Model confidence (mean pLDDT): 83 of 100. Predicted 3D model of a 72-nucleotide RNA (transfer RNA) from a Holophagaceae bacterium.

RNA sequence: GCCGCUUUAGCUCAGUGGUAGAGCAUCCGCCUUGUAAGCGGAAGGUCCACGGUUCAAACCCGUGAAGCGGCU
Numbered sequence: 001g002c003c004g005c006u007u008u009a010g011c012u013c014a015g016u017g018g019u020a021g022a023g024c025a026u027c028c029g030c031c032u033u034g035u036a037a038g039c040g041g042a043a044g045g046u047c048c049a050c051g052g053u054u055c056a057a058a059c060c061c062g063u064g065a066a067g068c069g070g071c072u
Base pairs, nucleotide, nucleotide: 001071002070003069004068005067006066007065010024011023012022013021018055026042027041028040029039030038048064049063050062051061052060
């Protein structure tokens, strides 16, 4: 220098055009003599940035950034 993949909740990841989700973690409650476990509930997101397409974009297109890998 060229090519590919990844970027979504505190963490690990789903979601491939039409109201953003799960598990774990956190908080509250139940249960227990108590703790853990278990059960119920709650909170938590400008979906990496900017621009474009579209009635509508996390999702499609372009540019850029960060990380990982390959080639030279």
Its Rfam family is "tRNA". Rfam describes the family as follows. Transfer RNA (tRNA) molecules are approximately 80 nucleotides in length. The source organism's lineage runs through Bacteria, Acidobacteriota, Holophagae, Holophagales and Holophagaceae.